Description:
A computed fold for a 1397-nucleotide RNA from an uncultured organism, annotated as small-subunit ribosomal RNA.
[in-house]
């Protein structure tokens, strides 16, 4: 370090008496007045205060950075155009008059500041007069690069001066290398002025200027000069940025960076500017003056209201403003400065000192020994570890620190403010002296609690949502250390503006194209200049300070003193000549010309034809158009269709082709005019005549625009008809503009290869087009070589983030031009600038975000493609949604309806059995070391167990009686009890901390890994491709080769046969049957088809064919899937309660929706008689034969069976009959009401049974399930759970037994491949406008205030000058009158400030 904001107070500028006149106090001395003392006075000396005149100094030295883009500043020269007090050398000289003022002493008025006036004096103040070594003009000559103002000569002109002092002497005088003055040469050191070069932004400032550019007079200045005037001429400046605008003191240095560079200009050195603002002059050598004037204006202060005063951006200080910056200190001892002869005075400069860790340096806060590794703390796997040699202890030590004493340099005789300071010496005593940031990564340093997306961190990345190393506190730990940590700045990193040292096909970047001016660069050879550029030496300067090296001084170091050295776009000058450049001069090979051929939609104008449509006119009649599919339209007024005839306007099918042309933009029928370019041979001419190209200038689809013309067909806007939740669209019918033509405009385009011109130089290969040679024939439109030029493909080296380029380069170089610098705001605002107008060119910022974006890779996705599966569609059959009832779930309900499951993949699901238990919920009533399990201590002998009476809904309470074990060393101890402490319990909570176990994708064919290989990588390959499979199944190829989990096959089971055995079973010796072993199948055989591979296809045989049926068996992993209530478990809560026991409720509620089901609505059926034929499986607390008894459900009694032996019997079906389409003799719900059975107990709330009742319901709306053969459907029969059973449910088991499957478009899932992605939480993704309400920046506004620059016009102070000068008017002229000089006052011109606009 803000406010060049505004200031109280007191200091910062004085000084000489040796330049003068006065001369205060005090001392001395005579006197005088009084009566001494004292006191007043006079005179003389002496002293020297104070003001004055007057010299010199005040223009330095202190401070500041407003202003200034400038000859201000730095640098290098100039001055031939110049000044210079004092200061040093040098020369001369200081004669002689004279006239007035200040002070002062009166006087006037005034508050005061200050003034007038009238009188006296002096001076190194002031005036005159002479007179010149010189000076100074004028002319000659000499000289000089250049007027020289030098030198020499002549004439002429004009102006000097002052004295103090100090020795001598009585004085006059004399002297003085005392100090002044005067003129006049030169030096030193200051200065002024001119000059080349160099240092900010802005072109959204491109034109700028009238004293402006130059002459010439003149006047001014110390000097040149438009520096000022008069007059003339029209000029100067300016894209190398002139005029404006913004900001800005300039260098020397400072920071910072390997350098280049960038940023900055505090301390100190220089320079310039300024001194409340503004303008002005005086005095001076020197100012236009920071503590002088004077004017204008703000302001502030004093006043008697009449007038006056001030200028801290000196040193302190105070006020305000700020985040924010110091003592009204001591001294002239040093160093420096003014004045003086000095002595000394003055000096906030300066020396010191106080303040602030504000920087920079040194130093301490203690050192050595010390292990039971004490204690506390803090972690802990509880073993321990860590704090940590660190405390503690023991021995030392005293820097700073206290006391005392001595005591400096700085000073040269003398003179010290700092300072009794530094330093030294004694003394005491580990004493008085550590903190701040950090610990997730970058970045060194880890752990525990608490917190629970909260508080809070944070530099960027991120971190916290119940196990945070990230937040907050602790232990511990890491860095720095009298300091540390944060902000803010500026450089570095950042090659992220790229000069060193960068881009531009897609990332941000090539003008749409072309012609061209400035400028840039520019072939091969001689010759010569010239040294501009470039090398090299020398000389000058680059101030000091700072820097770098070196030596020294402070104890060391900061600091600070000596040397050397670097530092430059710089100046002179001396040499090189190679390349640049300049000139000359020839040269071909760039580039151009000229001859002879070529091709073409290249451009302009003119002519001329196949359709559409409309008009006449024949024929002719009912529909015609037009769609996905229609309608609207036309049409009985004759259309559509057909045929003739004729008008009229645009556009050219086939050829036609990654063909040709053009600079782009563009060019498409034929013919004809006129015309540009280009290409090929040939090497006659020309001789560098070139290349590029800011600014300029000319072409520039479309679409618009202006004025006329034309208009067939199309066809924005419009109308209508469909579509459609809507349809401002797509689709269909009409239709105006427009498209077409002339002339003018516009000026953009994904105007594209998103790829700027030229040149050269680097592997090929294959098309095509145009042209020239060659071969080859020879009557020859060919093929094939070879070359120039265009135009594609494809690929080597090379480049490239990657894609990709790749002789048409995006490869290697030169030259030249244009562009980029994060994404959004923004192809936007304002300004200029074209245009009529749409609108073009140009072109920011305020805010915001942390990204934006390229290319590539893996999935995921697509109402993308291609291939393939699957009861996935379709083709059947049976159903479900509709009824009634039965379970589940939702909801509502309750004191509780205990909890979980919630698309698929929750909902007859955990639960293979809720009446009490189960039970986990409710309401009430007990218990607290507990219902349970381990340990520790202590007790305990009628102890452990059984337990009557009594209360009590139990549960519990109570306790008569009865009554033991096991080891022993005979002490006791185990086991129980009872008490205590540790702890037990928890279906309490987190399935988003887990284990396990499960469900889904999906029995889908798929996931992957090792080596190689290829990429820079993320990755690919393999696993893709051709074929096949139910299958990544298998085979062929293939930079891949093999392998893993999966597939499959081993497992079980049913079918067929065969041995074996023979409980049971029977017909008694057999094998229906049992149950153990085995045996059959394998594409193994013919055919055909394949790539003759894999494999498919058909057949043979056989029970059984191509995985024979069925079942176990479930890759990688995906859904934070689901489950803490099956079981484990971190963690966390809780402990007289969320444990625990008990009783009674409850899960079984009930206006309703869903979900699986069960039984039906009937005659393929009910019902009744009769009558066949299974298989699973299970029984001792059991299954229970037969016989009774009851209508029955069961009852009683009771064989038999631990089972191939008993229990045991199927139902549909068949076969009689009966019922006749009805709410029925269907269908069975709901009630009543008697009973049976289990069970402590059927009330809430159990099956079943008789009797009796006898409800919806006549086959089910959108939808929607399940199944491909022993299936579906229909039939009944077992078993587990179980006391009983709400089962119709789950698993099982046989009987009886079909129907269709064209096919793969579609729907739904799934498998490969490839495409596109802005999607990766992955389409249930991502993600745009609009609109509401808030904030925030920015542009527009009717108009308001402000501010800065300028103009035009009034008015104009002080002030210089210029005119007047009637007034005034000591000094010189004059003898006087009167006069000159000169003043004041008035006035012109020019001007600060004002006012108007």
């Nucleotide at each position: 370090c803000u406010u060049a904001c505004a200031c109280a107070u007191g200091c910062a500028a004085g000084u000489c008496g040796a330049a003068c006149g006065u001369g205060a106090a005090g001392c001395c001395u005579a006197g005088u007045a009084u009566c001494u003392a004292g006191u007043a006075u006079u005179g003389g000396g002496u002293g020297g205060a104070a003001a004055g005149u007057g010299g010199c100094g005040a223009a330095c030295g202190g401070g500041u950075g407003a202003g200034u883009a400038a000859c201000a500043c730095g640098u290098u020269g100039g001055u031939g155009a110049c000044c210079u007090g004092u200061c040093c050398c040098g020369a001369g000289g200081u004669g002689g008059g004279g006239a007035a003022u200040a002070a002062c002493c009166g006087u006037g008025g005034g508050a005061a500041a200050g003034c007038g006036u009238g009188g006296c004096u002096a001076a190194u103040a002031c005036c005159c007069c002479g007179g010149a070594u010189g000076u100074c003009u004028a002319g000659g000559u000499u000289g000089u690069u250049a007027g020289a103002g030098g030198g020499c000569c002549u004439a002429g002109a004009a102006c000097a001066a002052a004295g103090c002092c100090c020795c001598u002497g009585u004085a006059a005088g004399g002297g003085g290398u005392g100090c002044g003055c005067c003129u006049u040469g030169g030096g030193a050191g200051g200065g002024g002025c001119c000059u080349g070069c160099g240092g900010g932004c802005u072109a959204u400032c491109a034109g700028c200027u009238u004293g402006u550019u130059g002459g010439u007079g003149g006047g001014g200045u110390a000097a040149c000069g438009g520096c000022c005037u008069a007059c003339c001429a029209a000029g100067g400046c300016u894209a190398a940025g002139a005029c404006g605008g913004c900001u800005a003191g300039g260098g020397g240095g400072c920071g910072u960076g390997a350098g280049a560079g960038c940023g900055c200009g505090a301390a100190c050195c220089c320079c310039c500017a300024c001194a409340a603002u503004g303008g002005a002059a005086c005095u001076g050598a020197g100012a236009c003056a920071c503590g002088g004037u004077c004017c204008a204006u703000a302001c502030u202060c004093c006043u008697a209201c009449g007038g006056g005063a001030g200028g801290c951006a000196g040193c302190a200080g105070u006020g305000a403003g700020g985040a924010a910056u110091a003592u009204u200190g001591c001294g002239c001892a040093a160093u420096g400065g003014g004045g003086g002869c000095a002595a000394c005075c003055c000096u906030g400069a300066c020396g010191c000192a106080g303040c602030a860790a504000c920087g920079c340096c040194g130093c301490g806060u203690g050192g050595a020994c010390g292990a039971u590794g004490a204690a506390c703390g803090c972690c802990u796997u509880c073993g321990g570890g860590u704090u940590g040699u660190a405390c503690a202890g023991u021995c030392c030590u005293u820097u700073a620190u206290u006391g005392a004493g001595g005591g400096a340099c700085g000073a040269c005789u003398a003179u010290g403010a700092c300072a009794g300071u530094a330093c030294c010496c004694c003394a005491a005593g580990a004493a008085u002296a550590a903190g701040u940031c950090c610990c997730g990564g970058c970045u060194a340093a880890c752990u525990a609690c608490g917190u629970g997306c909260c508080a809070g961190c944070a530099g960027c990345c991120g971190a916290g949502g119940u196990a945070c190393a990230a937040c907050g506190u602790a232990g511990g730990g890491g860095g720095c250390g009298a300091g540390c940590g944060u902000c803010a700045u500026c450089c570095g990193g950042a090659u992220u503006u790229a000069c060193u040292g960068g881009g531009c096909g897609u990332a941000a970047a090539g003008c749409g194209c072309a012609c061209g001016u400035a400028g840039g660069c520019g072939g091969a050879g001689c010759c010569g200049a010239u040294a501009a550029g470039u090398u090299g030496g020398a000389c000058g300067u680059g101030a000091a300070a700072g820097c770098u090296c070196u030596c020294g001084g402070c104890u060391u170091a900061a600091c600070u003193g000596g040397g050397a050295g670097a530092g430059g776009u710089c100046g002179u000058u001396c040499a090189a000549u190679a390349c640049u450049u300049c000139g000359g001069u020839g040269c071909u090979g760039a580039a151009g010309c000229u001859u002879g051929g070529a091709a073409g939609a290249g451009g302009a104008g003119a002519g001329u034809g196949a359709a559409u449509u409309c008009c006449c006119g024949g024929u002719g009649u009912a529909g015609u158009g037009g769609u996905g599919g229609a309608a609207u339209g036309c049409g009985u007024a004759g259309a559509u269709a057909u045929c003739g005839g004729g008008a009229g306007g645009a556009a050219c099918a086939c050829c036609a082709g990654u063909g040709g042309c053009g600079a782009a933009g563009g060019c498409g029928g034929c013919u004809c005019u006129c015309u540009g370019g280009u290409c090929c041979a040939c090497a006659c001419c020309u001789g560098a005549c070139g290349c590029u190209g800011a600014g300029g200038u000319g072409c520039g689809a479309a679409a618009g625009c202006g004025u006329g013309g034309g208009g067939a067909g199309c066809g924005a806007a419009c109308g209508g008809g469909a579509u459609u939740a809507g349809a401002u669209a797509c689709c269909c019918c009409g239709g105006u503009a427009g498209u077409c033509c002339a002339c003018g405009c516009c000026g953009u385009a994904a105007a594209c290869g998103a790829u700027g011109g030229a040149u050269a130089c680097u592997a090929g290969g294959u098309g095509u087009a145009g042209g020239a040679g060659g071969u080859c024939a020879u009557u020859u439109a060919c093929c094939c070589c070879u070359u120039c030029u265009g135009u594609g493909c494809c690929g080597u080296a090379g480049c490239u983030a990657a894609c990709g380029c790749g002789u048409u380069a995006a490869g290697u170089a030169u030259c030249c031009c244009g562009c980029c610098u994060g994404g959004g705001g923004a192809c936007u605002a304002c300004g200029a600038u074209c245009g009529c107008a749409a609108g073009g060119u140009u072109a920011a910022a305020a805010c915001u975000c942390a990204a934006a974006g390229g290319a590539a890779u893996u999935g995921a996705c697509g109402g993308g493609g291609g291939c393939c599966c699957g009861c996935a569609c379709a083709a059947g059959c049976a159903g479900c949604g509709g009824a009634g009832c039965g379970u589940g779930u939702g909801g509502u309900u309750u004191a509780a309806u205990u909890c979980g499951a919630u698309g698929a993949u929750a909902c007859g699901c955990g639960a293979a059995g809720a009446a009490c238990c189960u039970u986990a919920c409710c309401u009430g009533g007990g218990u607290u070391u507990g219902a349970c399990a381990u340990g520790u201590u202590g007790g305990u002998a009628g102890u452990a167990g059984u337990g009557a009476a009594g209360c009590g809904a139990a549960a519990g309470c109570g306790g008569a009686a009865c009554g033991a074990c096991c080891c022993u060393u005979c002490g006791g101890g185990g086991a129980g009890c009872c008490a205590u402490c540790a702890c037990a319990g928890g279906u309490g909570c987190u399935g988003c901390a887990u284990g396990g176990c499960u469900g889904u994708c999906g029995u889908c064919a798929g996931c992957u890994c090792g080596u190689g290989u290829c990429g820079u990588g993320a990755g690919a390959u393999g696993u893709u491709g051709g074929g096949u499979u139910a299958a990544g199944u298998c085979c062929c190829g293939c930079a891949a080769c093999g392998a893993g989990c999966g597939c499959a096959a081993c497992c079980c089971u049913c079918g067929u046969c065969g041995u074996u055995a023979g409980u049971u079973a029977c017909a008694a010796g057999u094998g229906u049957c049992u149950a153990a072993c085995g045996a059959g199948a394998c594409u193994g055989c013919c055919g055909g088809u394949a790539u003759c591979a894999a494999a498919c296809c058909g057949g043979a045989g056989g029970a059984a064919g191509g995985u024979g049926g069925g079942g176990a068996u479930g890759a990688c992993g995906u859904c934070a899937a689901g489950u803490c209530a099956g079981c484990a478990u971190g963690g966390u809560c809780u402990u007289u309660a969320u444990a625990u026991c008990c009783a009674g409720g409850g899960c079984u509620a009930c206006a309703c929706a869903c979900a699986c089901g069960c039984u039906a609505c009937a005659a393929u059926g009910g019902c009744c008689g009769g009558u066949a034929c299974a298989a699973u499986a299970g029984g001792u607390u059991g299954c229970c034969a037969c016989a009774c008894c009851g209508c029955g459900a069961g009852g009683u009694g009771a064989a038999g069976c631990u089972a191939a032996u008993c229990c045991u019997c199927a139902a549909a079906g068949c076969c009689g009959g009966u019922c006749u389409c009805a709410g029925u003799u269907c269908g069975g719900a709901u009630u009543g009401u008697a009973g049976u059975c289990u069970g402590c107990a059927a009330c809430u709330c159990g099956a079943c049974u008789g009797c009796a009742u006898g409800a919806a319901g006549g086959c089910g709306g959108a939808g929607u399930u399940g199944c491909u053969a022993g299936u579906a459907a229909c039939c009944g029969c077992g078993c587990g759970u179980c006391a009983g059973c709400a089962a119709u449910a789950g698993c099982g088991c046989g009987g009886u037994g079909a129907a269709u499957g064209c096919g793969u478009u579609c729907c739904c899932g799934g498998g490969c491949c490839u495409u596109g992605u802005a999607c990766a939480c992955a389409c249930c993704g991502c993600c745009c406008g609009u609109c509401a309400c808030a904030u925030c920046a920015u542009g527009g506004a009717a108009g308001u205030c402000g501010g800065u620059a300028a103009c035009a016009c009034c008015u104009g102070a002080a002030g210089u000058u210029g005119g007047u000068g009637a007034c005034c008017g000591a000094a010189c002229c004059g003898a006087a009158a009167g006069g000159u000089a000169g003043g004041a006052g008035c006035u012109g011109c020019c001007u600060a400030a004002g006012g108007u606009g």